A computed fold for a 481-nucleotide part of an RNA from an uncultured bacterium, annotated as small-subunit ribosomal RNA, 3' major domain.
Its mean pLDDT, the model's own confidence on a scale to 100, is 85.
It matches the Rfam family "Bacterial small subunit ribosomal RNA".
[in-house]
Context: one part of a larger RNA
RNA sequence: UGACGGGGGCCCGCACAAGCGGUGGAGCAUGUGGCUUAAUUGGAUGCAACGCCGAGAACCUUACCAGGGCUUGACAUCCCCGGACACCCUAUGAAAAUAGGUCUUCUGGGUAACACCAGACCGGGUGACAGGUGGUGCAUGGUUGUCGUCAGCUCGUGUCGUGAGAUGUUGGGUUAAGUCCCGCAACGAGCGCAACCCUCAUCGGAUGUUGCCAUCGGGUAAAGCCGGGCACUCUUCCGAAACUGCCGGAGUAAUCCGGAGGAAUGUGAGGAUGACGUCAAAUCAGCAUGCCCCUUACGCCCUGAGCUGCACACGUGCUACAAUGGCGCGCACAAAGGGCUGCAAAGCCGCGAGGUAGAGCGAAUCCCCCAAAACGCGUCUCAGUUCGGAUUGGAGUCUGCAACUCGACUCCAUGAAGUCGGAAUCGCUAGUAACCGCGCAUCAGCAACGACGCGGUGAAUACGUUCCCGGGCCUUGUACA
Numbered sequence: 001u002g003a004c005g006g007g008g009g010c011c012c013g014c015a016c017a018a019g020c021g022g023u024g025g026a027g028c029a030u031g032u033g034g035c036u037u038a039a040u041u042g043g044a045u046g047c048a049a050c051g052c053c054g055a056g057a058a059c060c061u062u063a064c065c066a067g068g069g070c071u072u073g074a075c076a077u078c079c080c081c082g083g084a085c086a087c088c089c090u091a092u093g094a095a096a097a098u099a100g101g102u103c104u105u106c107u108g109g110g111u112a113a114c115a116c117c118a119g120a121c122c123g124g125g126u127g128a129c130a131g132g133u134g135g136u137g138c139a140u141g142g143u144u145g146u147c148g149u150c151a152g153c154u155c156g157u158g159u160c161g162u163g164a165g166a167u168g169u170u171g172g173g174u175u176a177a178g179u180c181c182c183g184c185a186a187c188g189a190g191c192g193c194a195a196c197c198c199u200c201a202u203c204g205g206a207u208g209u210u211g212c213c214a215u216c217g218g219g220u221a222a223a224g225c226c227g228g229g230c231a232c233u234c235u236u237c238c239g240a241a242a243c244u245g246c247c248g249g250a251g252u253a254a255u256c257c258g259g260a261g262g263a264a265u266g267u268g269a270g271g272a273u274g275a276c277g278u279c280a281a282a283u284c285a286g287c288a289u290g291c292c293c294c295u296u297a298c299g300c301c302c303u304g305a306g307c308u309g310c311a312c313a314c315g316u317g318c319u320a321c322a323a324u325g326g327c328g329c330g331c332a333c334a335a336a337g338g339g340c341u342g343c344a345a346a347g348c349c350g351c352g353a354g355g356u357a358g359a360g361c362g363a364a365u366c367c368c369c370c371a372a373a374a375c376g377c378g379u380c381u382c383a384g385u386u387c388g389g390a391u392u393g394g395a396g397u398c399u400g401c402a403a404c405u406c407g408a409c410u411c412c413a414u415g416a417a418g419u420c421g422g423a424a425u426c427g428c429u430a431g432u433a434a435c436c437g438c439g440c441a442u443c444a445g446c447a448a449c450g451a452c453g454c455g456g457u458g459a460a461u462a463c464g465u466u467c468c469c470g471g472g473c474c475u476u477g478u479a480c481a
Base pairs, nucleotide, nucleotide: 001481002480003478004477005476007475008474009473010472011471012470013469015465016464019428020427021426022425023424026319027318028317029316030315031314032313033312034310035309042053043052065304066303067302068301069300070299073129077128078127079125080124081123082122083121088101089100090099091098092097105120106119107118108117109116131294132293134292135291136290140288141287142283143282144281145279147277152191153190154189155188156187157186158167159166160165171182172181173180197271198270199269200268202240203239204238205237206236208234211230212229213228216227217226218225246259247258248257249256250255321421325380326379327378328377329376330375337368338367339366342361343360347356348355349354387418392413393412394411395410396409397408398407434457435456436455437454438453439452
């Protein structure tokens, strides 16, 4: 100087408390451990691994296993020889491919010429080489997690100290903040904080089509449907607005408390943004890369299998156990997205998944697209039930070369566990939690109940900081570094 203390002081954080909803029990989904296996590829492992890499494992993917094959190779450059190759046909084969047959060069220069030269492409050959998701993240780059959006981490000069180093950065206040004020052997400065950026909330100007419809006219069973209009909503762009600016109180000040005005305050709400560093943290399997290793194989192609195995154990979720509910009928109101080898309407067929059909739309125009919870009426009456839907049988639909291992969905039948969950444990402070549906990426299809977004309905509680956890500053002890 740090680190540590079941030392002290001060102060924060959904850290506790207050409150709401969960997890831990059930069934299922998913990840992991374990076990099994020819293989169940590999990585991630307290917080910070475990719906993670994987935003899509039937083949492919695929890295694993079995079998069948190849050896200058699936891919790149160079050299030599020959010529097109492919498609197609035959045989063998599970395929990859092998063997054979048929057909056959192109481009530029150049020439009397199908000479010759160069190049493209293909085949054969030789060796240099290719190739490796083989190892090492404890050789690395890059990227990322974490402490932590915590308020810290440092430097120059000066001063103090033999020196390590200190001072500044401590102190008194204040703040979300090393934020600011005051003081001070310090005076300044840098990286962080804040602001500048994006979204949302108010208003103004511009813009009026594909959007909108107040007024006028037309028109319909109805409808901005038509003329028309751009007032309103809205779209997009530009701008205004909030600064403790104003008033009162406290205070030397910073600032705090109260108030007015306002769509909005005291950081308006959310996002992006992550200092010096810590964990030899993670990743050689995204990529790059040193070294090591393989080279008729640790490379490459293919068929099939596996990654989906199941006595168990854990994590994360979904659906429930019901009456604030289930079911039936009726009936409203979104936002944000996506769409051309695409989204697909009306109509018709089917109980349905879906089929048929193909209008319209490269989309403020058309389509996906009926939002659902809510609300109204009816029914069920506390029951393992009209709760719950697992499981299983049957029949189907769709995608795809192909749904046996191993897809999703539909219909009929079947109806399991489950009556609110031990010890323990998680999230959340407001348009939040909780509840409800909608969209999208990946994607032929989909194991999505996941992820990322969007809106609808919309709470309760916070006395307080003793305690648990994490963190900041000062101080103290230390035989630790």